[in-house]
Molecule: Archaeal signal recognition particle RNA
Organism: Methanomicrobia archaeon
């Protein structure tokens, strides 16, 4: 040097782009297209940058002197500007038609009509002011004297025990006056309401005296009715009277032969809604010029370093 093999450094590869957003780049977002080929984590009132913008913050893997740039040309996609003949949506103005409503007028009929169509009057019905009635409710139940009736707490004296006397204070019972402020029925407090209280219980030698369950009697208190007072309310009722309305029902008069739903036709008239078109206005498809451009690529510049081993 030249092969072939192993090491190492430098590097190089794991995608690009077009559109939108931006003042610009680049990411997330929509869409093209290429490879054997990467993984986490955030990000549109949004991450990260400044023409040295072609992402930020993290990790892996594959090659390795392997490469890398630039590129005639061919080409996928995309953007902008014109055009807008001609074709096709849209939107609007007007016509026209149609469905539909409305009025008038005609035909034909169902039902109903002298046991009375239809119109005409009036009255009720309904609203409201006033003065009564009825019936539902609502709210309320008195003060004071006086008592050796009783019952809570409490103070004093006394008996050997249970107990005796004597006061204060609330409370309720009774009695009479007085008030609208009273009268019944039914339930009805295990004990902590009230009288009485068989049995048992306690004190005591006995007379005797206590507590006191149940039950009975009442009371609270809960239910329901009537009474009485109220300057307190409701009502699909109901007498009177006075105004107001009355399109539908309904009574009552007075008149006497027709009313007449539904349907169909004809005229008018609305038509904000279907459809058709004439003009205007936009927008797409096709054309036309630029411009960006994945991927392929003629070709042409860069770069090609270090160490071992065997062989010639």
């Nucleotide at each position: 040097g030249u092969g072939c093999g192993g090491g190492c450094u430098a590097g190089c590869c794991c995608g690009g782009g077009g559109g939108g957003c931006u003042c610009g780049g680049c990411g997330u977002c929509c869409c093209c297209u290429g490879u054997g080929a990467c993984c986490c984590g955030a990000a549109a009132c949004c991450g990260u940058c400044g023409a040295u913008a072609u992402g930020c913050g993290g990790g892996g893997g594959g090659c390795g002197a392997a490469g890398c740039u630039c590129g005639a040309g061919g080409g996928c996609g995309g953007c902008u500007u014109c055009c807008g003949c001609u074709u096709g949506c849209c939107g609007u103005c007007g016509c026209g038609u149609c469905a539909c409503g409305c009025a008038g007028g005609g035909c034909u009929u169902a039902a109903c009509g002298g046991u009375g169509a239809g119109g005409c009057a009036u009255c009720g019905u309904c609203c409201u002011g006033c003065g009564g009635g009825g019936c539902c409710g609502c709210c309320g139940u008195u003060g004071g004297c006086g008592u050796g009736g009783c019952g809570g707490c409490u103070g004093g004296c006394u008996g050997g025990a249970g107990g005796g006397c004597c006061g204060g204070u609330c409370g309720u019972g009774c009695g009479c006056c007085u008030u609208u402020g009273c009268c019944g029925c039914g339930g009805g407090c295990a004990c902590c309401g009230g009288u009485u209280u068989a049995g048992g219980c306690c004190c005591g030698g006995a007379a005797g005296g206590g507590a006191g369950c149940g039950g009975a009697c009442c009371c609270a208190c809960c239910g329901u009715g009537g009474g009485c007072g109220g300057u307190c309310g409701g009502c699909g009722c109901u007498c009177g009277u006075g105004g107001g309305g009355u399109a539908g029902c309904g009574g009552u008069g007075c008149u006497g032969a027709g009313c007449g739903a539904c349907g169909c036709c004809c005229u008018g008239u609305g038509g904000c809604g279907g459809c058709g078109u004439u003009g205007c206005g936009g927008c797409a498809a096709u054309g036309a010029a630029g411009c960006c451009c994945a991927c392929c690529g003629a070709g042409a510049g860069c770069g090609u370093g270090c160490c071992c081993g065997c062989a010639c």